Predicted 3D model of a 253-nucleotide part of an RNA (large-subunit ribosomal RNA, domain VI) from a bacterium. RNAcentral holds the full RNA, with entries from ENA. Its Rfam family is "Bacterial large subunit ribosomal RNA". The prediction has a mean pLDDT of 85.
Context: one part of a larger RNA
RNA sequence: CGUAGGAGAUUUGAGAGGAUCUGUCCCUAGUAUGAGAAGACCGGGAUGGACGAACCUAUGGUGUAUCAGUUGUUACGCCAGUAGCAUGGCUGAGUAGCUAUGUUCGGAAAGGAUAAAUGCUGAAAGCAUAUAAGCAUGAAACCUACCUCAAGAUGAGAUCUCCCUGAAGACACCUUGAAGACUACGAGGUUGAUAGGUUAGAAGUGUAAGUUCAGCAAUGAAUUAAGCUAACUAAUACUAAUUAGUCGUUUGA
Numbered sequence: 001c002g003u004a005g006g007a008g009a010u011u012u013g014a015g016a017g018g019a020u021c022u023g024u025c026c027c028u029a030g031u032a033u034g035a036g037a038a039g040a041c042c043g044g045g046a047u048g049g050a051c052g053a054a055c056c057u058a059u060g061g062u063g064u065a066u067c068a069g070u071u072g073u074u075a076c077g078c079c080a081g082u083a084g085c086a087u088g089g090c091u092g093a094g095u096a097g098c099u100a101u102g103u104u105c106g107g108a109a110a111g112g113a114u115a116a117a118u119g120c121u122g123a124a125a126g127c128a129u130a131u132a133a134g135c136a137u138g139a140a141a142c143c144u145a146c147c148u149c150a151a152g153a154u155g156a157g158a159u160c161u162c163c164c165u166g167a168a169g170a171c172a173c174c175u176u177g178a179a180g181a182c183u184a185c186g187a188g189g190u191u192g193a194u195a196g197g198u199u200a201g202a203a204g205u206g207u208a209a210g211u212u213c214a215g216c217a218a219u220g221a222a223u224u225a226a227g228c229u230a231a232c233u234a235a236u237a238c239u240a241a242u243u244a245g246u247c248g249u250u251u252g253a
Stems, first nucleotide, its partner, number of pairs: 001152001005163007015149004021049007033038001051106005059100004066093005071086006110144003117137004164252001169247003173189005194240003197236005203229003210223005
């Protein structure tokens, strides 16, 4: 831009893509078969491998915006307490998110028409013959079925609801997101929980500083499951989403 008014939602499915794998064990049954050795079809069940999808409850990884310990050095006048730099200085842990080696699930069943193959009836050709007319069985292949996309399917489909004038709505702007390179998409813009802040919680770290006590001191103990805290959960208009703007018409050529 189109889909001959403009929006919001729900859909049909032409068409396209994906998937399609397989082992072992048990029962049937030591049955059928076979002199024996051996040893089934059919049918039923269990459990794996590889591959794939989703996810993060648990197991782990990461987690340079969290906590603690600690070395050297510089600074805050000194002590104490902190901060900078040294690969995040090093080390031990670790929330959210992301993740696999982790968890859950998948390839099931069924139908149609067939291949090789196997048949029924049956003539030409009084017989025979699965074939000439006719009828049937038959595979991981084919068409469905399963999962995903899908009306730019210009053949532009369908249904429901709303609006009828500066209307509905859209854009722009702003607060932003498990969305994202940008764009787009989603949530929201005071008739407001969209982000930040605050409060409470979860979770992490692991008992802060200061003071007091014990010890000559290093240090230890008490106050103290303390203090601090990111991305998580909720509540709360404290801050910022202000006001204004642009397009879009007259019942649908």